Predicted 3D model of a 102-nucleotide RNA (Purine riboswitch aptamer) from Oceanobacillus salinisoli. The coordinates come from a structure-prediction model, not an experiment, and the mean pLDDT is 76. Of the family's consensus pairs, 100% are formed in the model. Lineage of the source: Bacteria > Bacillati > Bacillota > Bacilli > Oceanobacillus. Rfam family: Purine riboswitch aptamer. On this family, see Batey et al., Nature 2004: "Structure of a natural guanine-responsive riboswitch complexed with the metabolite hypoxanthine". Its Rfam clan is "Purine riboswitches". Gene Ontology term of the family: purine nucleobase biosynthetic process.
């Protein structure tokens, strides 16, 4: 949000959606091709993969490595879809963690 019961009012039941959070898929991986930069660089276009799956396939950070070529490599953090479960509200207690303050 819709129906529905009661009723003076409060108010109580169902779907549905919305949200959170856990699970699965996926690694927000990989592989080619074309063009582009050159230690103040390292960048862009396409296409293929990957999931009982639609859809996405980037983004910032730090490290290394290229001694001017033409190739870039390794950490960390962050979502979206898709599917399936779970979910109330005040009060205290207690354990854990994170977070600010001093």
């Nucleotide at each position: 949000a819709u129906u529905u019961a009661a009723u003076a009012a409060u108010u109580g039941a169902a779907u549905a959606g919305u949200c959170u959070u856990c699970a699965u898929a996926u690694a927000a991986a990989u592989u080619u091709g074309g063009a582009a930069a050159u230690a103040u660089g390292g960048u862009c276009c396409a296409a293929a993969a990957g999931u009982u799956u639609c859809u996405a396939c980037c983004a910032a950070a730090c490290u290394a490595c290229c001694g001017u070529a033409a190739a870039u490599a390794g950490u960390u953090u962050g979502a979206c879809u898709a599917u399936g479960a779970a979910g109330c509200a005040c009060a205290u207690g207690a354990u854990a963690a994170g977070a600010u303050u001093u």